[in-house]
């Protein structure tokens, strides 16, 4: 202190499905690790690792050799010693080479992971079935003999390898012969043990088996027994992979009995006998794969791995074989047989790198033909020693894992540069530069190791591959050392340009179509850091295979339904055993690793030391529980008796209706049939109607969320046969149960086979309709089939989408059946409801609540219930059933919306009633087209089209073709110059301009101009209304539209806002888990209608004068006029209604219930509309997309639409005549009277800035006159002449006169306006404006008809259902075919 029971500690999530929300479910990130690789990078060192692929082929060199103290010879220097002709030779003689015989090694160590699913491996035991060289202990031996044969010498064959004849020798080679035990082998007795087979032990006999020498002081070795230890060899238990689309294998195969063989047991082999022997607890096949210590990972269980190091197996080209040996069926042996390479004289021969390096190939990918035996082990020898690619080192290679460093400190309201910017300024940045200080690492220099307690030798001495390496000193100077990735969210970190669904990103989700924090690049910024990213795998997250720790009504998932064999699980007592359990104790769990503690390298990585669980096994102990055996015991099951209830199941008989058919009688023209027809049948007599008769098939009423079945299913009536069930007794059995993979039977409907049968219906098919078309829906026929018997098929939303049994958990209320006198109690069968449960929806004693057995299923979605093998089938097709691919989702439930040819209820001139248009005429105007040099641009269903434009000849005028200007037509700055400039005059010209000129006052600066000059800038009706502001449409003046609290729901929301009335109103009132409040509603404003009061002049005029004329004096009474007022509020009455809101009526009143008109427009929608009103982000043009200018053009004209005027007549047209508004305009104006003109209009000019004067005139009415005609209607064209505006009316204005006199006779489908002073008609004004409305906004006048009513058409409101719609039905989405 790890480890066990405790205690502690220890378990982390995110992104994506929706409009939004809960589920469910897959996909993804975030950790972590790796013998890797790959991209950009790269300073130093220390431990490590380094062919994962071709067990693919190998060039060259090494990896196993030693021993002369086993043997016979042979080579030979030194030395020695003797000779000598001084050349040298002889003899001794050891160090030394090379070959043989002979021993020991070579079966070790090193490699590799092909094979192997198997006693190969682990683990834990057996072996009384075995073996063991060297090493150790013990005991005892070692006598006497022999022939050979390499070498070597000849000879001969061969190209080589090699090989053959003859001669000759040695030994620890070979051999015979003696001894020899506790050896082997056979037999006989004793005693002791063991789970069997059987073992040890001891007495005696019989056979049979040994040996080697070298050196020589010592030792080393050799033999025979015994025993140890080491190492193996057999044999068992148990443990680890995937496939049932592999269900049966097996003949030496299971046993025997006998032999063989082996160190040993064995069918391990053989003969002979038996017919066995494995298998759903998965045999056999088939795929895969060396186990394992351990490694990664996880919180743990587990998953995934089996490099490196360590233990076993396994192989050594390939594929048998076996020899030698203690060991081998042998990597660097032998032999065969393939393949391959090589050599070769073609006869034949050689070789095996998965050792070390290396080389080629292969691959994304993996090192040096390096030094050393100095150190550890290893062979051999006495022994020095040799040998060793074991090993020790070093050498590539950031491949991991660890440490260092690249410098510290100080320096700015902060250089420069870069980037941004809101033009101030922020950033980078204390960052640098400066200043001051270190100096590790690398660099240079000098010193300089442990490792060696070992070997060598007498002794001194002597030995290190790594290595002059680590390590010290010491010297100089910041000096020579920083990249990589990433910044849209997950996820730390944001700007600006570049692009503009393009390049391009991307792990999911998703970025990019012109303001891209998601491409690119830059600046900044986050991580990490000698390394940083990616790829590729494995483990986590993933509780997404759930044993710890999931589902299965509707998300994936209960078998269609039952009986059962095996499995699996089982009531109550009471004894034993002790397998399961649980508790101690022994052995076993190799080391290394991992944890914990010490300790060594300056730390750390490394590395030394110490120190365990689980698992197996052994012995003891316990005895609730499970479990075996016993033996009881009724409460589960069954069995009996007595009674019930039933469309339960099969046969056979019988019934009545009905339908079609046949016969015949009445009868006569249709009859069927449908939305509406036809086809069809019918004068050869149908439909109808009456009798009569065939036939087949199904049983009204009863009938009922009623019965019955196991489930599919089961309905006239009787009879026969027969299954199941419930009650109630408590006699009998004594757990006999429960559950159920295979199995085996049932098993709707179609459908098949083979015979019947066939009335009705009726696939198919014809034929008639309907249709764009209709191989459908309706109609007329109509055949399999529907029905019987016999055989098959076996599938259904076969569903309560809910296996089956069992037990417990509140209630209430209905049926069925039974029991009981009643209270009730038993079995079924339904509704409501706690508590539970549920994602929610629900479920609820007939569970989906609480638990406990047993069985079936499910693991994202599509591909697919498909291929394909196999079984079933007469087929049709069942059943069992994939993968590749494609994919970010597809699903449940439940919200808020919308939607609906869904439902209730309401309400608008929405229909319906009516009145008047429009759609047809010709004109006017807008708009599409189209056409042009331009025909400027906009707006496009409602909500674009007489809209912008309240008025395009020029201007406007954005458009065209042309001419001209370039700091500009217009702003501000800056320099310069000039006294003018501008007016005006005159030339040129279309014309803007450009020349010149006249006149003024002068002295200069100021200002203002004008000229030039410079660049900052101006200018854009250029672009984006999908990048904005502001404004407006519009749904809609629709009653809606929301908020705080609380309350309900996991949530999304829900309630309040709905519910019962009522209103024009979410307008009020009641009820309500709500209570309140706010935007709107209404009122508050303004105009109209009545009345009072003030005022009374430019208005007014009863009364009194005066008058042609309220003219005028006078009047304030009316009328107006404009100030301030009242005045209405369901206030009153009565009924209705909930004692209510309020409705219905009524009275008063001018005015009745919003008195009637306007202003006023909630949250939101429509990426509506507008950049050309305006303003304004970017972009864009800058001698032009700007400016000027003069002319053209918006004003075209085959069509097409839209508003409109005017019309078609007699409710009229002309003419005469005559009255009566209201609202407004007016000074560069409105103009009267008079006059002139046929008239537009002229001339004049009174009055009037106007309750004073102008403008200024209506229909209507009276009266005449036309008489139904393209006219006395209609007024287009069109001609001439004229008028007025205006520099100017050709393109292109109005107005007039005469002339002229089209189309049109009331409009097809369709389509709109209006509900009352409205519709229709009828003039009048005024804004724009020189002129120029049939538009537009405004006035009044004259004056309607209908509204039963809400069925439909449109639009909207509330509640509610249904939904796959939320871009929201103009949606989603199928399926052809490009």
């Nucleotide at each position: 202190a790890a480890u066990u029971c405790g205690c502690c500690c220890u378990u982390a999530g995110a992104g994506u499905u929706u409009g939004a929300u809960c589920c469910u479910g897959g996909c993804u990130c975030a950790g972590g690790a790796u013998g890797a690789a790959c991209g950009c990078u790269g300073g130093c060192g220390g431990c490590g690792c380094g062919c994962c692929u071709a067990a693919c082929a190998c060039a060259u060199g090494c990896a196993a050799g030693u021993c002369g103290a086993a043997c016979g010879g042979u080579u030979a220097a030194a030395g020695c010693a003797c000779c000598u002709u001084c050349g040298g030779g002889u003899g001794u003689g050891u160090a030394u080479a090379a070959a043989g015989u002979g021993g020991c090694g070579a079966a070790c160590g090193g490699c590799u992971g092909a094979g192997u699913a198997a006693c190969a491996c682990g683990u834990g035991g057996g072996c009384a079935a075995c073996c063991u060289g060297c090493c150790c202990c013990u005991c005892g031996c070692a006598c006497c003999g022999g022939g050979a044969u390499a070498g070597c010498c000849u000879c001969g064959g061969g190209a080589a390898a090699c090989c053959g004849u003859g001669g000759u020798u040695a030994a620890u080679a070979c051999c015979g012969g003696a001894u020899a035990c506790u050896c082997c082998g056979g037999g006989a007795c004793c005693c002791c043990c063991g789970c069997a087979u059987g073992g040890g032990g001891g007495u005696g006999c019989c056979g049979g088996g040994a040996a080697a020498g070298c050196c020589c002081u010592g030792a080393c070795g050799g033999c025979g027994a015994g025993g140890g230890a080491u190492g193996g060899g057999c044999c068992c238990g148990c443990g680890g992979c995937c496939u049932g689309u592999u269900a049966g294998c097996u003949u030496g195969u299971u046993g025997g009995c006998g032999g063989g063989g082996u160190a040993a047991c064995g069918g391990c082999c053989c003969a002979c006998c038996a017919a066995g022997g494995c298998g759903a607890u998965u045999a056999u096949g088939g795929g895969u794969a060396g186990c394992c210590g351990g490694g990664u990972u996880g919180a743990g269980a587990g998953a995934c791995c089996g490099a490196c190091c360590g233990g076993c197996c396994a192989g050594a080209u390939u594929g048998g074989g076996a020899c030698u040996g203690a060991g081998a069926c042998a990597c660097g042996g032998c032999c065969c047989a393939g393949a391959c390479u090589c050599c070769u004289a073609c006869g034949g021969g050689a070789g095996g790198c998965a050792g070390c390096a290396g080389u080629g190939g292969g691959g994304a990918a993996u090192c040096u033909u390096g030094c050393a035996c100095a150190a550890u082990g290893g062979g051999c020898g006495a022994a020095a020693g040799c040998c060793u690619g074991a090993u020790g080192c070093a050498g590539c290679g950031a491949c991991g894992c660890c440490g260092c460093g690249u410098g510290c400190g100080g320096g700015a309201c902060g250089a420069a540069g870069g980037c941004c910017u809101u033009c101030g300024g922020g950033u980078u940045g204390u960052a640098a530069a400066c200043c001051g200080c270190u100096u590790u690492c690398a660099g240079c220099a000098g010193g300089g190791a442990c490792g060696a307690g070992g070997c060598c030798g007498c002794a001194a001495g002597g030995u290190g591959a790594c290595g002059g390496u680590a390590c010290c000193u010491g010297c100089a100077g910041a000096a020579g050392a920083a990249g990589c990735c990433c910044c849209g969210g997950c996820u730390a970190a944001c700007u600006a340009c570049g692009u503009g669904c393009c390049a391009g990103c991307a792990g999911c989700c998703g970025c990019g179509g012109u303001a891209a924090u998601a491409c690119g690049u830059a600046g900044g910024g986050g991580g990490c850091g000698a390394g940083c990213g990616u790829u590729a795998u494995c483990c986590g997250g993933a509780u997404u295979u759930a044993u710890u720790g999931g589902g299965c009504g509707u998300a994936a998932a209960g078998g269609g339904u039952g009986c059962g064999c095996a499995g699996g699980c089982g009531g109550c007592c009471u004894g034993c055993c002790a397998a399961g359990u649980u508790c101690g104790a022994g052995g076993u769990g190799a080391a290394a690793g991992c944890g914990u503690u010490g300790g060594g390298c300056u730390c750390a990585a490394c590395c030394c030391a110490a120190u365990a669980c689980a698992g197996c096994u052994u012995c003891g102990a316990a005895u609730a529980c499970u479990g075996g055996c016993a033996g009881g015991c009724u409460c589960g099951a069954g069995u009996g008796c007595a009674g019930g209830a039933g469309a339960g199941g099969a046969u056979g008989u019988c019934g009545g209706a009905a339908u079609u058919c046949c016969a015949u009688g009445u009868g006569u023209a249709g009859c069927g049939g449908u939305a509406a027809a036809a086809u069809g049948c019918g004068u050869a007599g149908a439909u109808a109607u009456a009798u009569g008769g065939a036939g087949g098939a199904a049983c009204a009423c009863c009938a009922g969320c009623g019965g019955c079945g196991a489930a599919g299913g089961c309905g006239g009536a009787c009879a026969u046969c027969u299954g199941g069930c419930c009650u109630g007794c408590a006699a009998c059995u004594g757990a006999c149960g429960c559950u159920g993979a295979g199995g085996c039977a049932c098993g709707a409907a179609a459908g098949c086979g083979u015979g019947g049968g066939g009335a009705g219906c009726a696939a198919a098919u014809a034929g008639g309709a309907u249709u764009a078309g209709a191989u459908a829906c309706c109609c007329u026929a109509g055949u399999a089939g529907u029905c019987c018997a016999c055989g098959c098929c076996c599938u259904a939303a076969a569903c309560g989408a809910u296996g089956a049994g069992a037990a417990c958990u509140a209630g209430g209320u209905g049926u069925u059946g039974g029991a009981g006198c009643g209270a009730u109690c038993c079995a079924g069968u339904g509704c409501u409801g706690c508590a539970g449960c549920u994602a929610a929806c629900g479920c609820a004693a007939u569970a989906a609540g609480u638990u406990c057995u047993c069985c079936g299923c499910c693991u994202g979605a599509g591909g697919a219930g498909u291929a394909u093998g196999c079984a079933c089938g007469c087929a049709a097709g069942u059943g069992u059933g994939a993968a590749a691919c494609u994919u970010a989702a597809a699903g449940g439930a439940a919200u808020u919306g919308a939607c609906g040819g869904g439902g209730c209820c309401c309400c608008g001139c929405a229909c319906a009633a009516g009145c008047g248009g429009u759609g047809g005429a010709g004109u006017a105007u807008g708009c599409g087209g189209u056409u042009u040099a331009a025909u400027u641009c906009g707006a496009c269903g409602c909500a674009a089209c007489g809209c912008g434009a309240a008025g395009a000849a020029c201007c406007u005028u954005a458009c065209c073709a042309g001419g001209c200007c370039u700091u500009g037509a217009c702003a501000u700055c800056c320099c310069c110059u000039g006294c003018a400039a501008a007016u005006c005059c005159a030339u040129g010209g279309a014309g803007a301009c450009a020349u010149g000129g006249c006149a003024g006052g002068a002295g200069g600066c100021c200002a203002u101009c004008a000229g030039g000059g410079u660049g900052a800038c101006a200018g854009g009706u250029g672009g984006u209304g999908c990048a904005u502001g502001g404004u407006u449409g519009u749904c809609g003046u629709c009653a809606g539209c929301u908020c705080g609290u609380g309350u309900c729901g996991u949530g999304a929301g829900a309630u309040g806002u709905u519910g019962g009335g009522u209103u024009a109103a979410g307008u009020c009132c009641c009820g309500c888990a709500a209570c309140g409040a706010g935007c709107g509603c209404a009122a508050c404003c303004c105009c109209u209608g009545u009345c009072u009061u003030c005022a009374g002049u430019u208005a007014c005029c009863a009364u009194c004068a005066u008058u042609c004329g309220g003219u005028u004096g006078g009047g304030g009474a009316c009328u107006c006029u404009g100030g301030a007022g009242a005045g209405a509020c369901u206030g009153c009455c009565g009924g209705u209604g909930a004692c209510a809101a309020a409705c219905c009526g009524g009275a008063g009143g001018a005015a009745g219930g919003u008195g009637g008109g306007g202003a006023u427009g909630a949250c939101g929608u429509c990426a509506a509309a507008u950049c050309a009103u305006c303003a304004u982000g970017c972009c864009c043009c800058u001698u032009a997309u700007g400016u000027c200018u003069a002319g053209g053009g918006c004003u075209a004209c085959a069509c097409a639409c839209g508003u409109g005027c005017u019309a078609c007549a007699a409710u009229g047209g002309c003419a005469a005549g005559u009255a009566c508004a209201a609202a407004g305009a007016g000074a560069a104006g409105c103009a009267a009277g008079a006059c002139c003109g046929u008239g537009a209009g002229g001339u004049g000019g009174a009055g009037c800035a106007a309750a004073a004067c102008u403008c200024a005139a209506a229909a209507a009415c009276u009266u005449g006159u036309c008489u139904c005609a393209g006219u006395u209607c209609g007024g287009a064209u069109u001609g001439u002449a004229g008028g007025c505006u205006g520099a100017a009316a050709c393109u292109c204005g109005c107005c007039u006169a005469c002339a002229u006199g089209a189309a049109g006779c009331u409009g097809g489908a369709g389509u709109u306006g209006c509900u009352a002073g409205u519709a229709a008609u009828c003039g009048c004004g005024a804004a724009u404006c020189a002129g120029c409305a049939u538009g537009u906004c405004g006035c009044g006048g004259u004056g309607a008809a209908u509204a039963c009513g809400u069925u439909c058409c449109c639009g909207g409101g509330c509640c509610u259902u249904g939904u796959a719609c939320u871009c929201a039905c103009c949606g989603c989405c199928c399926g052809u075919c490009a």
This is a predicted structure of a 1378-nucleotide RNA (small-subunit ribosomal RNA) from an uncultured bacterium. The coordinates come from a structure-prediction model, not an experiment, and the mean pLDDT is 85. Rfam family: Bacterial small subunit ribosomal RNA.